[in-house]
RNA sequence: GCGGUUGUAGUUUAGUGGUAAAAUAGUUGCCUUCCAAGCAAUUGUCCAGGGUUCGAUUCCCUGCAACCGCA
Repeated sequence: GCGGUUGUAGUUUAGUGGUAAAAUAGUUGCCUUCCAAGCAAUUGUCCAGGGUUCGAUUCCCUGCAACCGCA
């Protein structure tokens, strides 16, 4: 330099054109003599920009980052 794959909550992963979910974590409460465990509630997310579309996390383009391969 070229090609490919991936980018979603603090973390690990679903989702696939119609207003994003689970586990875990954080906070609060209940329970308990206290802690742990358990139960309930709650907080928090689509890598950035542009395009297509009535509507984009999803499709297309560019960039960025990580990984892999070729040179």
A computed fold for a 71-nucleotide RNA from Mayamaea pseudoterrestris, annotated as transfer RNA. Lineage of the source: Eukaryota > Sar > Bacillariophycidae > Sellaphoraceae > Mayamaea. It matches the Rfam family "tRNA". It is annotated as a transfer RNA. Gene Ontology term of the family: triplet codon-amino acid adaptor activity. Rfam's curators write: Transfer RNA (tRNA) molecules are approximately 80 nucleotides in length.